[in-house]
RNA sequence: AAAUGAUAAAGGCAAAGCCAUUGAAAAAUGGUGACGCAAAACUAUAGGGGCUAACGCGAUCUUAACACUCGCUAUGCCAGCCAGUUACCGCA
Numbered sequence: 001a002a003a004u005g006a007u008a009a010a011g012g013c014a015a016a017g018c019c020a021u022u023g024a025a026a027a028a029u030g031g032u033g034a035c036g037c038a039a040a041a042c043u044a045u046a047g048g049g050g051c052u053a054a055c056g057c058g059a060u061c062u063u064a065a066c067a068c069u070c071g072c073u074a075u076g077c078c079a080g081c082c083a084g085u086u087a088c089c090g091c092a
Base pairs, nucleotide, nucleotide: 004090005089012037013036017032018031019030020029021028022027035080041085042084043083047082048081049078050077051076056072057071058070059069
């Protein structure tokens, strides 16, 4: 240095649920709370994948239109799905 991860040491993060706020939603932020995590740190147009559908478009309905309903759509999100990048400690 690479590879690697212990019932080691020092420290770290915080799922679900609940409360508050924001948002059309997905979700985010704060508090609480610990299911877990050796990258659960960072990166979301310019890798794959997933979630949502306000606006818009189409269908339905209608004499016609609006509304409702349904479908499609990211310009909205997810890094605790894979991925990429960087990094602490030990190497028993």

c-di-GMP-I riboswitch aptamer, 92 nucleotides, folded computationally. Its Rfam family is "c-di-GMP-I riboswitch aptamer". Its Rfam clan is "c-di-GMP_I riboswitch clan".